[in-house]
């Protein structure tokens, strides 16, 4: 410095439209269609910043030059909860 494991780990509409699929749920029907909930699909606004990515340049070094934030930007990713997560901890193993 780089992988793997184990724990912690934030922030931002469970916003609102259309499709399409599911239900063991409602109501309806002569065929059936309606709504409810859940999930994938797309758009429209608003938001967040800690995967990643650009920018300043604060800060560091071998001080020619180079390296570079937890700052800014929001392409890319996130906005119920899960996933993910930069950074810590502890452990192993490689260069």
């Nucleotide at each position: 410095c780089c992988c793997a494991g184990c724990g912690g780990a934030a922030g931002a509409g469970a916003c609102u439209g259309g499709c399409u699929c599911a239900u063991a749920c409602g109501a309806u029907u002569g065929a059936u269609u309606c709504g409810a909930u859940g999930a994938g699909c797309u758009g429209g606004c608003g938001c967040c910043g800690a995967a990643g990515g650009c920018g300043c340049a604060a800060c560091c070094g071998c001080c020619c030059c180079g390296g570079a934030a937890a700052c800014g930007c929001u392409c890319a990713g996130g906005c119920c909860c899960a996933u993910g997560g930069a950074c810590c901890g502890c452990c192993g193993g490689g260069a």

RNAcentral holds the sequence, with entries from MGnify. This is a predicted structure of a 95-nucleotide RNA (Glycine riboswitch aptamer) from uncultured Methylocapsa sp. Its Rfam family is "Glycine riboswitch aptamer". Gene Ontology term of the family: glycine biosynthetic process.